[in-house]
RNA sequence: GGGCUAGUGGUCUAGUGGUAUGACGCAACAUUGGCAUUGUUGAAACUGCGAGUUCGAUUCUCGCCUAGUCCA
Repeated sequence: GGGCUAGUGGUCUAGUGGUAUGACGCAACAUUGGCAUUGUUGAAACUGCGAGUUCGAUUCUCGCCUAGUCCA
């Protein structure tokens, strides 16, 4: 330098055009003498950045950034 893949709450992750799913973690409550476990509830992501297509984009297209991988 070129090809390919990926980027979504604090972490990991699902989601092939119509207001983003689950787990772990966190907070509150219940349970306990207290902790842990368990149960219930809640907060937390405008989906890497910008542009385009579309009535509508996490999703499709282009550029850029970052990471990984392969080739040179």